[in-house]
C1' cells in the first nucleotide's frame, strides 16, 4: 500500500466480503519449564462458617482470667509499680478495603472565586490551668424473661457533669481616625459597654488541659466552557421567577415561610422518554477522528429496599441507632435475632473467571511514654497457556541418495530425504547430591561520644511469612520435552484414492451430477509454535457520513413557482476602538501511562531513574492591528428611484364579430344514408342524407404562425373597451449599500377530482349496442351520461423536465433571429435585453456541456447515502370526501444502477441476392408393388442415424456365412504371435466311437541330429480378448450456413476503456472485383485464376483406329498391299485478354441482333468449401484417455432372428392408356466390364437355360442398345390399358432357396380412368423422355447407387410478398443471444408478522369484603 465480487466483454456509481491490530474473553485440538502481570464482562441474587477495629491501667473505680511471691484446713486466702474480662472515660471507628445500583447532573473535566466558609490529630506564638458541688456505670443484694433483654433497691470514683473567679484574648453593641475596594462592603488605630475558659497524672524532667491569632492538611459553596440518543417527545413551570423581612445553616441561596409583584424557560432544542458514573487513560487510526472506561490513579455515588436524625471537627455513617417493608432464622407463640457491593468460601444465574492458604518479616494505618496490641491494608504462597515475554525439546558428520510410504511417462524415475541408521561432540533443561543468599534498617537494651541534661551520632546484641526458595557446585545420560490449522482466487501452500449436487464444504465469489489441487482419506507442502485455529466484539482498510476528505441532467440526490421573517454572506474611503485574530511571558494542565537516555533483576517483558516532549486545553497579563466585527464620518460603480419613448397572445372585468357543428321550421327532392381493413348495430318512404331560407344554442377562435412573443412558475392566442403589473432601451438627475439568499411562514399553483347554483353545441370516462377475436370486461364502429363552459368555495399534485435551485463576477470563435437605441435607410456595421443553432479551451464515466455552462470561482438555501419491502405501516397535521405531508422498522437479496462497446434479435428502415418468388415444364401427396423409418409384436425381431442438415442413411447387395441379436451344447492362455520353464516325441495321416456341430474319445503308423541341439505337440507362466459404457474426456472424418463473400492481422491513427478506423462513404461487380473518395498505409485467409475434361485450330505420331486416291480379293467385310490425306486416338501448341469500333462515364465499368471468331465478356461442367457455428454425427470402419466383464460381457458350435404386421410417415418403380399398346421390318452411341470370365457361331427348348465350339488377358475378340423411323392392328372400354395377387410346371446359382433367391412358361387379370389441405425439382444440350454400362457379388430381393451416351422443349413482366443470405442503420431491460428476457395468479414446503372461539401465567387501575 490494496483485493474479490455486476458485464459476452469495457468505464463509472455502488454496496456487500477479505488481507492488519486489538480483548477481564469463551470453545476445539493440544501441551516441557520459567519470569512478570490478570482473573464474576451474567443475578446491586441469595447467603451456612470463619477472620476484616480496635487501643489506652501513664484518666478511674477495681480485680473475673493467668503470670510470680507468701500462707493454707488443699476448697482456697493475701499480696504484686507482672497483667487485665467487663464497666467509667479518652481517642480510633467518617480511613483502609469492596460495588457501579441510581445519576444527563456544577455528577465529573477543566479554570476561576468565596468581600458568603468550617477544619480533630500537627506546627508555630502569646497567655492562662483558682474554688467549689452534685450524680452515675461497675461491684453488691433482689425481680421479669425460654432468650434476647430489663426492671427495682443500696453504694462509689474519675482527665465524666455541673456552678463560680480571672479575660491576655475572643464574640457583640456604641463613638471615632485613615486608608482600600470586585455590588452587597472590607479594614487600621483609639476608647466606652455587654457574654466567654480549663484536668488533671507524674519517674518532677514532663506529658496533658483552656483560650486565641496564624501556617498546613482536608473539606463545603458558587460560576463560564466542555461532556449522550430520538422532534413520530414543541411547548414547560405556582416555590415556579424576581423582591421586601424573617427563620435556618459553617457559609451564600426559595434551602424554608409570609407578603408583593408577573415573571422564568424553550428551534443556539425547553420538557418529556430511553440508555448511561465521569475522568487520567486503553485500542485503532497517516492524522483528524471512532470505539472502550476492565486491572492501575483521582472524583462521584451506593452499602438488602425506602425514610430520618442522633453523635461528632468531621456522616445522615458498609461491619452505628431509630421507623417502615420484602426476605432469612430461633422461639417456650407471649417475643426476639440478622444484612459478604470486606478477605476467603456456597448455591443459583452462565459460554466463563481461583484457596474456607502463611505472616505481621517489610510497607502503611489505629491507639500508645513506650514494650506491644490489632490490622483477610499489604507482604507471600496456591490454582488457571488468560496474556506478555524469555528458555528448551539437541549439535556437527554420515548417499547404497538404504528400506518402508507416495507418485509418475512404471526393467526405471521422482519425493519423504541428511531425514534415519550409524560415529562424535555438548549437558540449557531434567533426575540425585552438596553449598545457599539479598529483601534488615530501626524501635528496644547495653555501651561510647559531643553538648546546653535530653536530644543527636557511631558500636554492638536481636527479628524474616517467602524459605532451604531464587542462586552456585558436582555427577549421570540425548538422555524428560510438538503440535495446530490451512493448502481453488483472494491468501504462502499439490498430488492420488473414494464420493457422484449425495455425503459434505463455504468469509465472499463459489466448489461437488464419474477423470473434484475446493467434500472425505492419504502422500506431500506452506504457516505458526508451546501453542494453533474458531467464535464473539471493537477501530481500520470504509474518501461508504467526506473538517482534513464526497455529491445531486442521465448512477440515489434541486424544493412546481414567488415573496418574505429568522439566520447566514456582503460595494468603495477614512478615522476609533482592539471583541474575533497574531506575537511575547506568567500560572496551571496530579501521579501513573506514552516517547528517549541510563541502570536493576544472567537477557527481555517488567521495574526504577533522570530529562525533553505531549496533555493539542483554559485562565490572566503585555503588545500589534492587516483581515473580519463595532461606532463615526464620506462616496458611487450594487440596488432603487424620476423623465422619455417601445414592445407583447402578461392579468381582470364587459361589449361585439364572422365561420363551423348541432337543432327546429318551412321549402325542393328520393332512395339510401352512414360507418370501416371488411362490415354490423344506427338513421330512413312516418320522406331521411344531399341541398335552400329563417331561426336558436353553447363552446371554440381557421388563415396570419414562425426554433416567434409575454408571464415567476403553472401558463396566456377573434375583435374591441376599461383598469391594472412587467420588461427593455435612451438621456440625464436623484437617494447612497437601501444589497443577495433564504429554515420555518405567506401566497399563486395543469388536468382529474369534489361542495353549491347555473348551463349543455360539440367531444366524451362510466354504460349499452354492433364488429374484431380461442376469449376482446380492449384496440375499430354506433350511440351516450357525468364532466368540458361559468360563479363561489375546497384540493395541492404532474415525467409541475432544461428530469438542471437562486444571485454575482470572469472566460475564444461562426450563424440566424425578436425588440429598442446610434447613424438618413434591416444597404450595411455598433450597441443593449432576449430567443436559437454550430464548434472550441476547460469539464464529464462517457453521453454530451459549452458567455442561456454540466467551464474557472464567491455566497446562501434545498437534498442524497446499496437493492426489495416502500413513499408501505404506525402516530400527527391538513382536507366534506377522494386523498395529501412528515415518514420507519422486521425480514431479504449481492447485488439493483448509469453510459458506452461488440454481437444477436425486430409482425425497424434502407439497399442487394439466390429455381426464393413470380412466369413456365415435369412430378410428390390418391393405386399397386419396391426399400427405409416409426410403432407394436417377439425368445430375439443386433447396433446406430431423428427439423432443415434421419428415413434406397452406415449397407457398393443378412438363406449358411456376415452377425454384433436370442435358444440350446461346449472351451478357459484361451481363435492368432512371441518370450520363459518343464514333459513328450511327436505333428501329420488313416479308421472308427458318439454328437445338430463343435467338441469329447479311441485305434493304427510315426521325426532328423555333427548327439549341443533342431522342429512339432501338451503342461505351465507372462503379455490377452471384448462390436460392453462414455462422440459431453478425444484424435481423424463428415454433414449443414455456403462456393454466401466474408474472416483476420501488422504498424500508425482515435478512444481512460471495451473498442473502432483500415473491410465506411459514392459508384461498380458473380464476388471485400474493381475504381474514386479517405487516418490510414500495408498485407494475410478466402473471391478470380492456376489444375482436369469438354467445344476450334494446328504440330507431332500411325496400332489393335481410319480409308480419299492407287492396287489385289470376297457373295460380302480395311480382309490384304499401301497410306498419314480424313474420322480418331493422345501429347504438344495456338486461341479469348473488355483485345479493336461505337456510345454513357473523372474512372472502374456498363450499353451495342457491332466486326471479327469455333466459341465474347468467369464460353459450359468439374474438383477445390475462409475464420467459424450445431458440446451436430461417428468409441459400430480406424486410433485413443478413463471406467466396466475374465469359467465371460471372452471365444466355439447348430438352429432361429434381424425378411414379423391392426397402422402411420418418407423416397421410389409401373400405370391409369391413343403424343398409347401390340405385331412385324429397318438404323445410329458413349462409357465401361472380361479369365473360376466375356462368350462369337451351331444345335436343343416356347422359355429361362442347356450342350457343343472358337475368339479373347482385349482401340484387335466379347457383351451389345432403347426410344426414333417405316408398315400393319386396336378405337375409348377397366379395354389388346395395367400389371398386384394366386394356381401349375420349370431353369440357375449354391453344402442347403421351408422360413427366406433370382428368372422362365402356361393360367389367373386385383387396385388405378391423373389424384384433398398442402408441397418437390428444374433456366438449355438444362427439364422431359429412352435405352446402355460399372461397383458390391456364389446368386440375388438393383425399382437403389454411381458414370454414359440418344431425343430434346418452355418460360423468366418484375423483386411487392413467402424463403434464406448479405453490406449500412436503428432500438433493446436479450448475451444459453426471442426457442431470449420477464409479470402475475396458484399447488406443496419453509421464514418472518397479523387475526382467532377459548385455555394459561404475570404486571396495574377500580370496585367490594
Nucleotide at each position: 500500500a490494496g483485493a474479490g465480487u455486476u458485464u459476452g466483454a469495457u468505464c463509472c456509481u455502488g454496496g456487500c466480503u477479505c488481507a492488519g491490530g486489538a480483548u477481564g474473553a469463551a470453545c476445539g485440538c493440544u501441551a516441557g519449564c520459567g519470569a512478570c502481570a490478570g482473573g464474576c464482562u451474567u443475578a446491586a441474587c441469595a447467603c451456612a462458617u470463619g477472620c476484616a477495629a480496635g487501643u489506652c491501667g501513664a484518666g478511674g473505680g477495681g480485680u473475673a482470667a493467668g503470670g510470680c511471691u507468701c500462707c493454707u484446713u488443699c476448697g482456697g486466702g493475701a499480696g504484686u509499680a507482672c497483667a487485665c474480662g467487663a464497666c467509667c472515660g479518652g481517642c480510633g471507628c467518617a480511613c483502609g478495603g469492596g460495588u457501579g445500583c441510581g445519576u444527563a447532573a456544577c455528577g465529573c473535566g477543566u479554570a476561576u472565586g468565596c468581600a458568603a466558609c468550617c477544619u480533630a490529630c500537627c506546627u508555630u506564638a502569646u497567655a492562662c490551668c483558682g474554688g467549689g458541688g452534685g450524680a452515675u456505670a461497675g461491684c453488691c443484694c433482689g425481680a421479669a424473661g425460654a432468650a434476647a433483654u430489663u426492671c427495682g433497691g443500696a453504694u462509689u470514683a474519675a482527665u465524666a457533669c455541673c456552678c463560680c473567679a480571672u479575660g491576655c484574648g475572643a464574640u457583640c453593641u456604641c463613638a471615632c481616625u485613615g486608608a482600600c475596594a470586585c455590588c452587597u462592603g472590607u479594614u487600621u488605630a483609639u476608647g466606652a459597654g455587654a457574654u466567654u475558659a480549663a484536668a488533671a497524672c507524674u519517674c518532677c524532667g514532663g506529658u496533658g488541659g483552656u483560650a486565641u491569632a496564624a501556617g498546613a492538611u482536608g473539606g463545603g459553596c458558587a460560576u463560564g466552557c466542555g461532556u449522550g440518543a430520538c422532534a413520530u417527545u414543541a411547548g414547560u413551570u405556582a416555590g415556579u421567577u424576581g423582591g421586601c423581612g424573617g427563620g435556618g445553616u459553617a457559609a451564600c441561596g426559595g434551602c424554608c415561610c409570609a407578603c408583593c409583584a408577573a415573571g422564568a424557560c424553550g428551534a443556539c432544542g425547553a420538557u418529556g422518554u430511553c440508555c448511561a458514573g465521569g475522568g487520567g487513560u486503553u485500542c485503532u487510526g497517516a492524522g483528524a477522528g471512532g470505539a472502550a472506561g476492565g486491572c492501575c490513579c483521582c472524583c462521584c455515588a451506593c452499602a438488602c429496599u425506602g425514610g430520618u436524625a442522633c453523635u461528632g471537627a468531621g456522616a445522615c455513617a458498609c461491619g452505628g441507632a431509630c421507623c417502615a417493608g420484602a426476605c432469612u432464622c430461633c422461639u417456650a407463640c407471649g417475643g426476639g435475632a440478622g444484612g459478604c457491593a470486606g478477605c476467603a468460601g456456597u448455591g443459583a444465574g452462565g459460554a466463563a473467571u481461583a484457596u474456607u492458604g502463611g505472616u505481621c518479616a517489610a510497607u502503611g494505618g489505629a491507639c500508645g511514654c513506650a514494650a506491644g496490641u490489632c490490622u483477610g491494608a499489604a507482604c507471600c504462597a496456591g490454582c488457571c497457556a488468560u496474556g506478555u515475554c524469555g528458555c528448551g525439546u539437541g549439535c556437527a558428520g554420515g548417499a547404497a541418495g538404504a528400506g518402508g510410504g507416495c507418485c509418475c511417462u512404471a526393467u526405471g524415475g521422482g519425493u519423504u530425504g541428511u531425514a534415519a541408521a550409524c560415529u562424535g561432540c555438548u549437558u540449557u533443561u531434567a533426575u540425585a547430591c552438596g553449598g545457599g543468599a539479598a529483601g534488615a534498617a530501626a524501635a528496644c537494651c547495653a555501651g561510647c561520644u559531643a553538648c546546653g541534661a535530653g536530644u543527636a551520632g557511631c558500636u554492638g546484641u536481636u527479628u524474616g511469612c517467602c524459605g532451604g526458595u531464587a542462586c552456585c557446585g558436582u555427577a549421570u545420560g540425548a538422555a524428560u520435552a510438538a503440535g495446530g490449522a490451512u493448502c481453488g482466487g483472494c491468501u504462502a501452500a499439490c498430488u492420488c484414492c473414494g464420493u457422484g449436487c449425495c455425503a459434505g464444504c463455504a468469509g465472499c465469489c463459489g466448489c461437488g451430477g464419474u477423470a473434484a489441487u475446493a467434500c472425505g482419506g492419504a502422500g506431500g507442502a506452506u504457516c505458526c509454535a508451546a501453542g494453533c485455529g474458531u467464535u464473539a466484539u471493537c477501530c481500520g482498510g470504509a474518501u461508504u457520513u467526506a473538517u482534513u476528505g464526497g455529491g445531486u441532467u442521465u448512477a440515489a440526490a434541486g424544493g412546481g413557482u414567488g415573496c418574505g421573517u429568522a439566520g447566514g454572506c456582503g460595494g468603495a474611503u477614512a478615522u476609533a476602538u482592539a471583541a474575533g485574530u497574531c506575537a511575547g511571558c506568567g500560572g496551571u494542565g496530579a501521579a501513573a501511562u506514552c516517547c528517549u537516555g541510563c541502570a536493576g533483576c544472567u537477557c527481555a517483558a517488567c521495574u526504577g531513574u533522570a530529562g525533553u516532549g505531549u496533555g493539542u486545553g483554559c485562565c490572566g497579563u503585555u503588545g500589534a492591528u492587516a483581515c473580519u466585527g463595532u461606532a463615526u464620518a464620506u462616496c458611487u460603480u450594487g440596488a432603487g428611484a424620476u423623465u422619455a419613448u417601445u414592445u407583447g397572445a402578461g392579468g381582470u372585468a364587459g361589449g361585439c364579430g364572422g365561420a363551423a357543428u348541432g337543432u327546429g321550421u318551412u321549402g325542393u327532392g328520393u332512395a339510401g344514408c352512414g360507418g370501416u381493413g371488411a362490415a354490423a348495430u344506427g338513421c330512413a318512404u312516418a320522406g331521411a342524407u344531399a341541398u335552400a331560407a329563417c331561426a336558436c344554442g353553447g363552446a371554440a377562435c381557421a388563415c396570419c404562425a414562425a426554433u416567434u412573443g409575454c408571464g415567476a412558475a403553472g401558463g396566456c392566442a377573434g375583435c374591441u373597451u376599461a383598469c391594472u403589473a412587467a420588461a427593455c432601451u435612451a438621456u440625464a438627475u436623484c437617494u447612497g449599500a437601501c444589497g443577495c439568499u433564504g429554515a420555518g411562514g405567506c401566497a399563486c399553483g395543469a388536468a382529474a377530482g369534489c361542495g353549491u347554483g347555473g348551463g349543455u353545441a360539440u367531444c366524451a370516462a362510466a354504460c349499452a349496442g354492433g364488429a374484431u377475436u380461442a376469449g376482446a370486461u380492449a384496440c375499430c364502429c354506433u350511440g351516450g351520461u357525468a364532466g368540458u363552459c361559468c360563479a363561489c368555495g375546497c384540493c395541492g399534485u404532474a415525467a409541475a423536465c432544461g428530469a438542471u435551485g437562486a444571485u454575482u463576477a470572469c472566460u475564444g470563435g461562426u450563424u440566424g433571429u425578436u425588440u429598442g437605441c446610434c447613424a438618413u435607410a434591416u444597404a450595411u456595421c455598433g450597441u443593449a435585453a432576449g430567443c436559437g443553432a454550430c464548434u472550441g479551451c476547460g469539464c464529464g464515466a462517457a453521453a454530451g456541456c459549452a458567455u442561456u455552462a454540466a467551464g474557472u470561482a464567491a455566497u446562501c438555501c434545498a437534498c442524497c447515502u446499496g437493492g426489495g419491502g416502500a413513499g408501505u405501516a404506525c402516530g400527527u397535521u391538513c382536507g366534506c370526501a377522494a386523498g395529501a405531508a412528515u415518514g420507519a422498522a422486521a425480514c431479504u437479496c449481492a447485488a439493483a444502477g448509469g453510459a458506452a462497446u461488440u454481437g444477436a434479435c425486430g409482425g425497424g428502415g434502407g439497399c442487394c441476392c439466390g429455381c426464393a418468388c413470380a412466369a413456365g415444364c415435369g412430378g410428390u401427396g390418391g393405386a399397386a408393388c419396391a426399400u427405409g423409418u416409426g410403432g407394436u409384436u417377439u425368445a430375439a425381431u443386433u447396433c446406430g442415424a431423428u427439423g432443415a442438415u434421419a428415413c434406397g442413411c452406415g449397407a457398393g447387395g443378412a438363406a449358411c456365412c456376415u452377425u454384433a441379436c436370442c435358444u440350446g451344447g461346449g472351451c478357459u492362455u484361451a481363435a492368432a504371435u512371441g518370450g520363459g520353464g518343464a514333459g513328450u516325441g511327436a505333428c501329420g495321416u488313416a479308421c472308427u466311437g458318439u454328437g445338430a456341430a463343435a467338441g469329447c474319445g479311441g485305434u493304427a503308423u510315426u521325426u532328423c541330429u555333427u548327439c549341443g541341439g533342431a522342429c512339432a505337440c501338451u503342461c505351465u507362466u507372462c503379455a490377452a480378448g471384448g462390436u460392453g459404457c462414455u462422440g459431453c474426456a478425444u484424435g481423424g472424418u463428415u454433414g449443414u450456413c455456403g462456393u454466401c463473400a466474408g474472416c483476420u492481422c501488422g504498424u500508425g491513427c482515435c478512444g481512460u476503456g471495451a473498442g473502432g478506423u483500415g473491410u465506411c462513404g459514392g459508384g461498380u461487380u458473380a464476388a471485400g472485383u474493381c475504381c474514386c473518395a479517405u487516418a490510414a498505409c500495408g498485407a494475410g485467409c478466402g473471391c478470380a485464376a492456376c489444375c482436369c475434361c469438354u467445344g476450334u485450330u494446328g504440330u507431332u505420331a500411325g496400332u489393335u483406329a481410319c480409308c480419299a486416291g492407287c492396287a489385289u480379293g470376297u457373295a460380302g467385310u480395311g480382309a490384304u498391299g499401301g497410306g498419314g490425306a480424313c474420322u480418331c486416338u493422345a501429347a504438344c501448341a495456338a486461341g479469348a485478354c473488355u483485345g479493336c469500333c461505337g456510345g454513357u462515364g473523372u474512372a472502374a465499368a456498363c450499353c451495342g441482333c457491332g466486326a471479327g471468331g469455333a466459341a465474347g465478356g468467369u464460353g459450359g461442367g468439374g474438383a477445390u468449401g475462409a475464420c467459424g457455428u450445431c458440446a451436430a454425427a461417428u468409441c459400430a470402419g480406424c486410433a485413443c484417455g478413463g471406467c466396466c466383464c475374465u469359467u465371460a460381457c471372452g471365444u466355439c458350435c447348430a438352429g432361429g432372428g434381424c425378411u414379423a404386421c391392426a397402422c402411420a410417415c418418407g423416397u421410389g418403380u409401373u400405370a391409369c392408356a391413343a403424343u398409347g399398346g401390340c405385331c412385324g421390318g429397318u438404323a445410329c452411341a458413349a462409357a465401361g466390364g472380361g479369365g473360376a470370365g466375356c462368350u462369337a457361331c451351331a444345335c436343343a427348348g416356347c422359355g429361362a437355360u442347356g450342350u457343343g465350339a472358337u475368339g479373347c488377358g482385349a482401340a484387335u475378340c466379347u457383351u451389345a442398345a432403347a426410344a426414333a423411323c417405316c408398315g400393319g392392328u386396336c378405337u375409348c372400354a377397366g379395354u389388346u390399358c395395367g400389371g398386384a395377387u394366386u394356381g401349375g410346371a420349370g431353369u440357375c446359382u449354391g453344402c442347403a432357396a421351408c422360413c427366406c433367391g433370382a428368372c422362365u412358361c402356361c393360367a389367373u387379370g386385383a387396385a388405378g380412368c391423373u389424384g384433398g389441405a398442402a408441397u418437390c425439382g428444374c433456366u438449355a444440350g438444362u427439364a422431359a423422355u429412352c435405352g446402355c454400362g460399372c461397383a458390391u457379388c456364389a446368386g440375388c430381393c438393383a425399382u437403389g447407387g454411381c458414370g454414359c451416351g440418344g431425343u430434346g422443349a418452355a418460360u423468366a413482366c418484375g423483386u411487392u410478398c413467402c424463403c434464406g443470405g448479405g453490406c449500412c442503420u436503428u432500438g433493446u431491460a436479450c448475451a444459453c443471444a426471442c426457442c431470449g428476457c420477464c409479470c402475475g395468479u396458484c399447488a406443496a414446503g419453509c421464514c418472518a408478522u397479523g387475526g382467532a372461539a377459548g385455555c394459561c401465567g404475570g404486571g396495574g387501575g377500580u370496585a367490594c369484603c